[in-house]
């Protein structure tokens, strides 16, 4: 570098509930466990949703939508 079908050591944590902040998408912390081999990090490109009465200007969310950039455990048995 390359593979995750195996097995092991560990890791993360969907909806749901409970509290807490947030207009609001949603965050955060416990329960909890659908999955996730990068379900780590990063709003660059699209996307999707929120606020702004609507639309527009413009603020913001979501990294477990897809692209991309960057780090990065374990294993190497068929």
């Nucleotide at each position: 570098a390359c593979u995750g079908c195996a097995a092991a050591g560990g890791g993360c944590a969907a909806a749901c509930c409970c509290g807490u902040c947030g207009c609001g998408a949603g965050a955060c912390g416990g329960g909890g466990g659908c999955g996730c081999a990068a379900a780590g990090u990063c709003a660059g490109a699209g996307g999707u949703c929120u606020c702004g009465c609507c639309c527009c200007a413009g603020a913001g969310a979501c990294a477990g939508c897809u692209c991309g950039a960057c780090c990065g455990c374990c294993a190497g048995g068929u």